A computed fold for a 99-nucleotide RNA from Sulfurovum sp., annotated as c-di-GMP-I riboswitch aptamer. It was read from a public genome assembly, where an Rfam model found it.
RNA sequence: AUAGAAAAAUGCUACACCUGUCGUGAGGCAGGGCCAGAAAACCAUGGGUCUUUGAUGCUAUAACUUUAUAGCAGAUGAGAAGAUCGCCAGGUUGCCUAU
Numbered sequence: 001a002u003a004g005a006a007a008a009a010u011g012c013u014a015c016a017c018c019u020g021u022c023g024u025g026a027g028g029c030a031g032g033g034c035c036a037g038a039a040a041a042c043c044a045u046g047g048g049u050c051u052u053u054g055a056u057g058c059u060a061u062a063a064c065u066u067u068a069u070a071g072c073a074g075a076u077g078a079g080a081a082g083a084u085c086g087c088c089a090g091g092u093u094g095c096c097u098a099u
Base pairs, nucleotide, nucleotide: 001099002098003097004096012037013036017032018031019030020029021028022027035086041092042091043090045089046088047087048084049083050082051081052080053079056073057072058071059070060069061068062067063066
């Protein structure tokens, strides 16, 4: 450098749950814990899910830069702001094995 994820590690991470703390919340952080993990390391870029809020959003046409009209979707939640990378995909780096 290329390919791969079979095997191994007294090393690494740490689910649920418990305690403390921060947050309206989803959740974050610290300690305990050890379900699991070969990227369960990093990045919220696309999709999903979740939270808070609660009425707009999309398309076409006209004007021409944010308005008008029409259609469609929308309180069985539009849109916005967030959470999650241990939900999936993508990107970056790394361990191991082979060459």
The coordinates come from a structure-prediction model, not an experiment, and the mean pLDDT is 80. Of the family's consensus pairs, 94% are formed in the model.